RNA sequence: GAGUCGGCCGGAUGGUCGCCGCAGGGUGGUAUUUCUACGGAAAUGCGAGCGCUGUGGAGGAAAGUCCGGGCUCCGCAGGACAGGGUGCCAGGUAACGCCUGGGAGGUGCGAGCCUACGGAAAGUGCCACAGAAAAUAUACCGCCCGAUCACAAGCAGGUCGGGUAAGGGUGAAAAGGUGCGGUAAGAGCGCACCGCGGCGCUGGCAACAGGGCCGGCAGGGCAAACCCCACCCGGAGCAAGACCAAAUAGGGGGGCGGGCGGUUUCGGCCGCAGCGUGUGGUCCGCACGGCCCCCGGGUAGGUUGCUAGAGAGGUACGGUGACGUACCCCCCAGAUGAAUGACCAUGCUAGACAGAACCCGGCUUACAGGCCGGCUC
Numbered sequence: 001g002a003g004u005c006g007g008c009c010g011g012a013u014g015g016u017c018g019c020c021g022c023a024g025g026g027u028g029g030u031a032u033u034u035c036u037a038c039g040g041a042a043a044u045g046c047g048a049g050c051g052c053u054g055u056g057g058a059g060g061a062a063a064g065u066c067c068g069g070g071c072u073c074c075g076c077a078g079g080a081c082a083g084g085g086u087g088c089c090a091g092g093u094a095a096c097g098c099c100u101g102g103g104a105g106g107u108g109c110g111a112g113c114c115u116a117c118g119g120a121a122a123g124u125g126c127c128a129c130a131g132a133a134a135a136u137a138u139a140c141c142g143c144c145c146g147a148u149c150a151c152a153a154g155c156a157g158g159u160c161g162g163g164u165a166a167g168g169g170u171g172a173a174a175a176g177g178u179g180c181g182g183u184a185a186g187a188g189c190g191c192a193c194c195g196c197g198g199c200g201c202u203g204g205c206a207a208c209a210g211g212g213c214c215g216g217c218a219g220g221g222c223a224a225a226c227c228c229c230a231c232c233c234g235g236a237g238c239a240a241g242a243c244c245a246a247a248u249a250g251g252g253g254g255g256c257g258g259g260c261g262g263u264u265u266c267g268g269c270c271g272c273a274g275c276g277u278g279u280g281g282u283c284c285g286c287a288c289g290g291c292c293c294c295c296g297g298g299u300a301g302g303u304u305g306c307u308a309g310a311g312a313g314g315u316a317c318g319g320u321g322a323c324g325u326a327c328c329c330c331c332c333a334g335a336u337g338a339a340u341g342a343c344c345a346u347g348c349u350a351g352a353c354a355g356a357a358c359c360c361g362g363c364u365u366a367c368a369g370g371c372c373g374g375c376u377c
Stems, first nucleotide, its partner, number of pairs: 001377009012346006019057006026050002029046007059353001063364002066362005071237004083233005088102005103117001104115004118228002123226002125222003140168002142164008176194006195217001196215004201210003241304004251295006259272005275289005311330001313328006
């Protein structure tokens, strides 16, 4: 200098004013009790109001809502089917698709990084274009052998029959690879090594690794195609859920009132008159209407759930590590039209992505600038 991995910060300090929560105290209010000279006074409780003082007040991602769990309700989830998810091995954890350690494969000179990494000798299906052939193999150009044509004969050439799959060509992929032997030319046809399959051995908890013997050798790829195998999963979600509860309307019950007529299932219902209210100066007219009490449900609204928790920090011990155990210590937003801000001054530059909403563990995504450490070339 280039790179790689991990951790941390992510506008500082001061002043003025403001917003939300909590605590304390003040003031005023209200209820009850007691005392009283009847004017009040005291004690206790209560929730809202207004000042004062103190104190706390967004993030590393609060985001996406993609996984997992707590909590709540429905319910009792035991089994089967369907559906969904996960997929090398071991461990961690409340749990996970997360994390740690390891294995295998790929990649990089390296530190490192990446992997959807079970099964294709269960079945079905697909494999564009090109190519002879894309899977019961096949033969386009070739190579080799034989016959035949022509020629005096041979080479070369044409035609026909057969052998072959080494070479060429096509393709992302062509029925093991390299080499030697072998052959008319060839070919696991034979042999050596590699690969593959089977059976033992050694190491390892395992994934797997190493090595031995046997078999010339099954038959391409795709399972982020259906499928098979193993394991896991009840559903809905804080607008969950619980409590208090107004006005109006409606439901049930009781009481009171009710002139006349109609109707009736005997509870009531309808019409007219009257009465009341409104409109209006008044009348006519028009519109509306039984009254009171109790009960329960529900709406608005309010309270709760609601922030002390798989919590933060430190030390010691165990573990390679994720993590666990013990002790000490700390309290760190809780809003609900939704607070966490505005201005000024200093310094160095005006400082990115971005705003909690039941909580927690992860993953992913966004991010100006800066700091620290390990390692590699």
A computed fold for a 377-nucleotide RNA from a marine sediment metagenome, annotated as Bacterial RNase P class A. The prediction has a mean pLDDT of 75. RNAcentral holds the sequence, with entries from MGnify. The model forms 94% of the base pairs in the Rfam consensus. Rfam family: Bacterial RNase P class A. Its family is annotated with ribonuclease P activity, tRNA processing and dimeric ribonuclease P complex in the Gene Ontology. By type it is a ribozyme.